[in-house]
SAH (S-adenosyl-L-homocysteine) riboswitch aptamer from Kushneria sinocarnis, 75 nucleotides, folded computationally.
Rfam family: SAH (S-adenosyl-L-homocysteine) riboswitch aptamer. The literature on the family includes a 2008 paper in Mol Cell by Wang et al., "Riboswitches that sense S-adenosylhomocysteine and activate genes involved in coenzyme recycling".
RNA sequence: CGUUUCGAGGGGCGCUGCAGCGGAGACUUCCGCGAGGCUCGAAGCGGUGGUUAUCGGUAACGGCGCCCGCUGUCU
Numbered sequence: 001c002g003u004u005u006c007g008a009g010g011g012g013c014g015c016u017g018c019a020g021c022g023g024a025g026a027c028u029u030c031c032g033c034g035a036g037g038c039u040c041g042a043a044g045c046g047g048u049g050g051u052u053a054u055c056g057g058u059a060a061c062g063g064c065g066c067c068c069g070c071u072g073u074c075u
Stems, first nucleotide, its partner, number of pairs: 001046009010068006018037001020033005036061001
């Protein structure tokens, strides 16, 4: 750095639909699903490079509408 799994980023309902996934197919079309797909942390695997490596910290975001929760301020 890539990838897989898990965890976290408070929660719920409705809507649209890009990516993505699935199915069909008249071949690039139709139907369905679809707003944690992003970031951080841990572990496994793979690649590359560096180094002698201790201590501390835990965030910023996430289409539209509504509701709940938490915190603060004002009335």